[in-house]
RNA sequence: ACGCCGGUAGCUCAGUGGAUAGAGCAUCGGAUUUCUAAUCCGACGGUCGUGGGUUCGAGUCCCGCCCGGCGUA
Numbered sequence: 001a002c003g004c005c006g007g008u009a010g011c012u013c014a015g016u017g018g019a020u021a022g023a024g025c026a027u028c029g030g031a032u033u034u035c036u037a038a039u040c041c042g043a044c045g046g047u048c049g050u051g052g053g054u055u056c057g058a059g060u061c062c063c064g065c066c067c068g069g070c071g072u073a
């Protein structure tokens, strides 16, 4: 330099162009327990990497850029 894959909650990841963007773990509160752990219930937590474009409507499609991984030279 070129090609491919990826970037969504604190972490690991889902998410046919259309419902209020979700799950597990973590954190916090509660229930249970003599206490702890485990279990159960609830809450909190998001500029969907970034800037544009297409569309009635974009996390999703298109283009540029940034970051990470792999490959070729």
Base pairs, nucleotide, nucleotide: 001072002071003070004069005068006067007066010025011024012023013022018056027043028042029041030040031039049065050064051063052062053061